[in-house]
This is a predicted structure of a 109-nucleotide RNA (SAM riboswitch aptamer (S box leader)) from Salinibacillus xinjiangensis. NCBI's taxonomy places the organism under Bacteria, Bacillati, Bacillota, Caryophanales, Salinibacillus. It matches the Rfam family "SAM riboswitch aptamer (S box leader)". Gene Ontology term of the family: regulation of gene expression.
RNA sequence: CGCUUAUCAAGAGUGGAUGAGAGAACUGGCUCGUUGAUUCCACAGCAACCUACUUAACAAAAGUAAGGUGCUCCCACCAGCAAAGCAAAAAAGCUUUGAGUGAUAAGGA
Repeated sequence: CGCUUAUCAAGAGUGGAUGAGAGAACUGGCUCGUUGAUUCCACAGCAACCUACUUAACAAAAGUAAGGUGCUCCCACCAGCAAAGCAAAAAAGCUUUGAGUGAUAAGGA
C1' cells in the first nucleotide's frame, strides 16, 4: 500500500490531560457534546485473529492460556448503488440479499 483471505447485530469503563466540535470521507437524516463530546495517556476489562500448550498418527476439530495485535455509546448510527419481494394510479415508502467504501486480523508486495 490500487493485492489476497476472514470477520464486522455478541462482549467489555473508570480516572487524568485536552477544550469545540464529534460519530472515516461526501450528501440527507439521526445522535453525542462546555453537566466537557472528540483525541491522548494510565489502569481495568472484553474478545480470541495470530501465537503457545493439551487431546488427536497427520490434518480437521475441540479445549486451556493470554505473548503480538485489536476493541470497550447508538448494527460499520441509518440511508445512498444493484437485484428480488411487498405496497401502490404514479411518486414517496418498507423488507431481504448483494455490491461498493471503510475498520480489524493474518498473509503478500